Overview:
A computed fold for a 521-nucleotide part of an RNA from an uncultured bacterium, annotated as small-subunit ribosomal RNA, 5' domain. The full RNA is in RNAcentral, with records from Greengenes. Model confidence (mean pLDDT): 82 of 100.
Context: one part of a larger RNA
RNA sequence: GGACGAACGCUGGCGGCGUGCCUAACACAUGCAAGUCGAACGGGACUUAGUGGAAUGCGGCUUCGGCCAAAGGAAGCUAAGUUUAGUGGCGAACGGGUGAGUAACGCGUGAGGAACCUGCCUUUCAGUGGGGGACAACAGUUGGAAACGACUGCUAAUACCGCAUAAUGUAUUUUGGGGGCAUCCCUGAGAUACCAAAGCUUUAUGUGCUGAAAGAUGGCCUCGCGUCUGAUUAGAUAGUUGGUGGGGUAACGGCCCACCAAGUCAACGAUCAGUAGCCGGUCUGAGAGGAUGAACGGCCACAUUGGGACUGAGAUACGGCCCAGACUCCUACGGGAGGCAGCAGUGGGGAAUAUUGGGCAAUGGGGGAAACCCUGACCCAGCAACGCCGCGUAAAGGAAGAAGGCCUUCGGAUUGUAAACCUCUGUUUUUAGUGAAGAACAAAUGACGGUAGCUAAAGAGGAAGCCACGGCUAACUACGUGCCAGCAGCCGCGGUAAUACGUAGGUGGCAAGCGUUGUCC
Repeated sequence: GGACGAACGCUGGCGGCGUGCCUAACACAUGCAAGUCGAACGGGACUUAGUGGAAUGCGGCUUCGGCCAAAGGAAGCUAAGUUUAGUGGCGAACGGGUGAGUAACGCGUGAGGAACCUGCCUUUCAGUGGGGGACAACAGUUGGAAACGACUGCUAAUACCGCAUAAUGUAUUUUGGGGGCAUCCCUGAGAUACCAAAGCUUUAUGUGCUGAAAGAUGGCCUCGCGUCUGAUUAGAUAGUUGGUGGGGUAACGGCCCACCAAGUCAACGAUCAGUAGCCGGUCUGAGAGGAUGAACGGCCACAUUGGGACUGAGAUACGGCCCAGACUCCUACGGGAGGCAGCAGUGGGGAAUAUUGGGCAAUGGGGGAAACCCUGACCCAGCAACGCCGCGUAAAGGAAGAAGGCCUUCGGAUUGUAAACCUCUGUUUUUAGUGAAGAACAAAUGACGGUAGCUAAAGAGGAAGCCACGGCUAACUACGUGCCAGCAGCCGCGGUAAUACGUAGGUGGCAAGCGUUGUCC
């Protein structure tokens, strides 16, 4: 000198764009953050229309028992629509947060998988036949303070289970060809065995469902190289290293197991200890390098602590389940409930870091045929000079060089064209009017927002401070103080004439900021 997710002191006009718990991965009140589909299914509720015709009974007759009967519209049934607790499907593994752990194939980079998986999506081929039994909802009974259950009975499906069909699938086997990288890979022709499906509707080039092949996307595994400090850490290791055989996995593998062998790593630093998420990048530097990893993007890990599996195409499953621990809450004391390192917000810690805001209008995501619903992702607004950038606080003229201040050798010098005064302007400011783009499209649809912009009016009116002035280092005098009070980055100032302390005037520097502190180069 530059930089900062900064803090502190003094000061503070506006706008645009960004950024904002670096500390306690401390504890959390409250609200919201993942739903959706009735075009999979049965049922319930409601509305409308049609049908239906009950109770009541205007009026008439009456032998007073009743009869006829306008009106009235109940229950039920049918159809259409709306809505939905439940069954079912998809999603919830994305998106969002944090950096505790991790010195590791975790990350980066480059290869390999002849050892693998992949829902939704795209392309192609083939199929979608015929049956069955349940379980919710519901009804009844019943336990419990609650959370939540238990029993009996009925029922639907794109829920569940057999059967048929069966290949370019899988397994075993016979046989031919080609290739390679050791195990092997590709491909042709047979034989045997096994395996599938679901419908819906507004009826159409519809959408689903099943099997197979390929693609795309996403993932998994292996390897070369790179990846902080310490030797005042020198030996470490028994599933340890390898083999055979098995189990397990989507798949290779001591991944796991039985048996056998005795290996394996290490001064090119094993092991141990400390520290740490890694990278694209960022800061600095002429570069080499050094430092760093906030925001944005990629990967990884974690979700109160530890462990475990289930479901599923996919799980470290943040807002799933089970067990154990700590903590908090409810309780009828028998038993239950919870997890903000999602967005706000609270307490605490701290030098220090924001609103319990608006909207799904845009972009994107989930569900749905769609309408649409959900979305604290996101888009916006609020707060903060926290940062960067831009603008303003006026402009031209104006010497009696006014007054005042300050210095003085008392002559004057300086503040100083500075002010007053005169002329002009309206960036900003305030008020009023008008008023967007962002909206794609045939139309409709804007949170921001009556915002930005434009027009008119008013009026210099509302808008300058901070630090320094001994040398380094741009900028000096007076007074006060008297080794005191104090200053200070280094050298050093201060003990009676202090340009170094304090105040004033003046001057210098930067400017809505200026200084100080901290950290890095």